Context: one part of a larger RNA
RNA sequence: ACCUCGUUAAGGAACUCGGCAAAAAAGUGGUCGUAAGUUCGCAAUAAGACUUCUGAGCAUAUAAGUUUUAUGUGCUCGGCGCAGCGAAAGUACCCCUGGCGACUGUUUACCAAAAACACAGGUCCCUGCUUAAUUCGUAAGAAGAUGUAUAGGGGCUGAGGCCUGACCAGUGCUGGAACGUUAACGUCGCCGGUCUCAUCGCAAGGUGAGGCUGAGUGACCGAAGCGCCAGUGAACGUCGGCGGUAACUAUAACCGUCUUAAAGUACCGUAAUCCCUUGCCAGGUAAGUUCUGGCCCGCAGGAAAGGUUUAACGACUGGGGGACUGUCUCAACGAGGAGCCCG
Numbered sequence: 001a002c003c004u005c006g007u008u009a010a011g012g013a014a015c016u017c018g019g020c021a022a023a024a025a026a027g028u029g030g031u032c033g034u035a036a037g038u039u040c041g042c043a044a045u046a047a048g049a050c051u052u053c054u055g056a057g058c059a060u061a062u063a064a065g066u067u068u069u070a071u072g073u074g075c076u077c078g079g080c081g082c083a084g085c086g087a088a089a090g091u092a093c094c095c096c097u098g099g100c101g102a103c104u105g106u107u108u109a110c111c112a113a114a115a116a117c118a119c120a121g122g123u124c125c126c127u128g129c130u131u132a133a134u135u136c137g138u139a140a141g142a143a144g145a146u147g148u149a150u151a152g153g154g155g156c157u158g159a160g161g162c163c164u165g166a167c168c169a170g171u172g173c174u175g176g177a178a179c180g181u182u183a184a185c186g187u188c189g190c191c192g193g194u195c196u197c198a199u200c201g202c203a204a205g206g207u208g209a210g211g212c213u214g215a216g217u218g219a220c221c222g223a224a225g226c227g228c229c230a231g232u233g234a235a236c237g238u239c240g241g242c243g244g245u246a247a248c249u250a251u252a253a254c255c256g257u258c259u260u261a262a263a264g265u266a267c268c269g270u271a272a273u274c275c276c277u278u279g280c281c282a283g284g285u286a287a288g289u290u291c292u293g294g295c296c297c298g299c300a301g302g303a304a305a306g307g308u309u310u311a312a313c314g315a316c317u318g319g320g321g322g323a324c325u326g327u328c329u330c331a332a333c334g335a336g337g338a339g340c341c342c343g
Stems, first nucleotide, its partner, number of pairs: 002337007010329002014327001019324001029051004037042001039159001053079012080084001093322007100314002105117002121157007134143003160309004165239003170236002172232005179227003186220005191214010240258005267301001268298001279295005
């Protein structure tokens, strides 16, 4: 100097990112008592107060029963101790107020337990069953399912309350089939190669017919698709500028103009979202970049990648208070252990 413990004057979070750790309290006994809020279930053992041993007297209930005794309950008066569930073992500190997630659950076996996942609920799409849709498999076959749309599969959202606005121009999907475009095959020509036959010719070769053939060439026919026309957002997504205007000033209900498919509605808002920013005002503190309430020119919130609110719940996360303490001012002493050095 270290490890594990114990005690500590005065102060009591001044420590620190943060009361981390420790301490304290309470003690799932009894009697009382208990707020806001609320989905009326809760919140709640909320909080908080008193009490627990023992002696005497009185009252009362029960049993044996004349008094009396035993047990229990209540009231009054005392006794002792630091302490009366006196041991042992074991064992949530409490309150106020935000954020997120409704909740119980699940998860990175071995650095993350959470606000992540799931969830009940909501909604959209697919699936009508001889082989569903979907999935596994080369296949046979199997799951779905010995199920049948109140069923099965997939996507998104995520209890409940109040709600879920505008845009179908682009992309996707669904429907339509008149028109345009459009493949192979097929049909009919043209041209070429080769073979056969006929015919003309002395020959070279010419003409005609036929067979096979050519990634040759043209026309006709020709589906889906695409073009085209509609629909569709709890489909992918998107949701504006500029200028002016009121009898102080300021601001702009209002007006004009340009663009757009449409020009962000309700609600919320310096937010887990705000750069400027420690925004401004108020509260709390002696003093508050955090916190709470309000404001809103939202760099760049916003409605199932849901918006907002919400009782209960949370080893989640922020702020404040009480109690309590060696966390600290500021360290000291003690017990046990262990390493090194010395003896």

Large-subunit ribosomal RNA, domain IV from a Candidatus Nealsoniibacteriota bacterium, 343 nucleotides, folded computationally. The coordinates come from a structure-prediction model, not an experiment, and the mean pLDDT is 81. Rfam family: Bacterial large subunit ribosomal RNA. Lineage of the source: Bacteria > Bacteria candidate phyla > Candidatus Nealsoniibacteriota. The full RNA is in RNAcentral, with records from ENA.